This is a predicted structure of a 73-nucleotide RNA (transfer RNA) from an Acidimicrobiales bacterium. The RNAcentral record of the sequence draws on ENA. It matches the Rfam family "tRNA". Its family is annotated with triplet codon-amino acid adaptor activity in the Gene Ontology. The family's RNA type in Rfam is transfer RNA.
[in-house]
RNA sequence: GGGCGUGUAGCUCAGGUGGUAGAGCACCUGCAUGACGCGCAGGUGGUCGGGGGUUCGAGUCCCUCCACGCCCA
Numbered sequence: 001g002g003g004c005g006u007g008u009a010g011c012u013c014a015g016g017u018g019g020u021a022g023a024g025c026a027c028c029u030g031c032a033u034g035a036c037g038c039g040c041a042g043g044u045g046g047u048c049g050g051g052g053g054u055u056c057g058a059g060u061c062c063c064u065c066c067a068c069g070c071c072c073a
Stems, first nucleotide, its partner, number of pairs: 001072007010025004019056001027043005049065005
């Protein structure tokens, strides 16, 4: 320098053919316990890597930039 992949909650990751952003763990509250843990019930938490475009509508499609990983030279 060229190509490919990944980027979504604190962490690990889903998200069909564009139509209200989710799960597990963690965290908070309550129940239970002498207490802690386990268990049960409920809850908080997101500029979907940045910017722009298409569209009535974008995590999803297009362009560009950034970070990381792999391959080629």